A computed fold for a 73-nucleotide RNA from Streptococcus tangpeifui, annotated as transfer RNA. The coordinates come from a structure-prediction model, not an experiment, and the mean pLDDT is 81. Its Rfam family is "tRNA". By type it is a transfer RNA. About the family: Transfer RNA (tRNA) molecules are approximately 80 nucleotides in length.
């Protein structure tokens, strides 16, 4: 320099911008168990990297800043 990619601890959904951002894992609780795992119910946990900016409304649209990642020189 171009492009892409950041959404709970973790991997991740989220349609042409609209409703309380939803799932698996992990962790905690409980139930089953002789006791563990396994299964089952429930519960916790998110400034959607950060900042502004359009909009009636932004996780999405624009810009800048920042971490990563691909190319190319």
């Nucleotide at each position: 320099c171009a492009c892409c990619c950041u959404u709970g601890g973790u991997u991740u959904a989220a349609c042409u911008g609209g409703a309380u951002a939803g799932a698996g894992u992990a962790c905690c609780u409980g139930a089953c168990u002789a006791c563990g795992a396994a299964u089952c119910a429930g519960g916790c946990g998110g400034u959607u990297a950060g900042a502004g900016g359009u909009u009636c409304g932004a996780a999405u649209u624009c810009u800048c800043u920042a971490g990563g990642g691909u190319g190319c020189a």